[in-house]
RNA sequence: GCUCCCAUAGUCUAAAGGAGAGAAUGUCCGGCUACGAAUUGGAAGAUCUAGGUUCGAUUCCUGGUGGGAGCA
Numbered sequence: 001g002c003u004c005c006c007a008u009a010g011u012c013u014a015a016a017g018g019a020g021a022g023a024a025u026g027u028c029c030g031g032c033u034a035c036g037a038a039u040u041g042g043a044a045g046a047u048c049u050a051g052g053u054u055c056g057a058u059u060c061c062u063g064g065u066g067g068g069a070g071c072a
Stems, first nucleotide, its partner, number of pairs: 001071007010025002013022001018055001027043005048064005
């Protein structure tokens, strides 16, 4: 330098054009306990960025950024 892949809660991840963006784990509050652990009820928390297509974009297209793999 070229080609390909990936980017979503703190972490691991689902959603393949119509999401209230779901789950696990963690965090916070409560129940249970003499106190804790376990368990149980609840809460907060995310789409890398800038454009484009579309009535509608996490999803499709283009540029950028970051990470990974291969080739030279």

Predicted 3D model of a 72-nucleotide RNA (transfer RNA) from Agathobacter sp. Model confidence (mean pLDDT): 83 of 100. The sequence is in RNAcentral, with records from ENA. It matches the Rfam family "tRNA". It is annotated as a transfer RNA.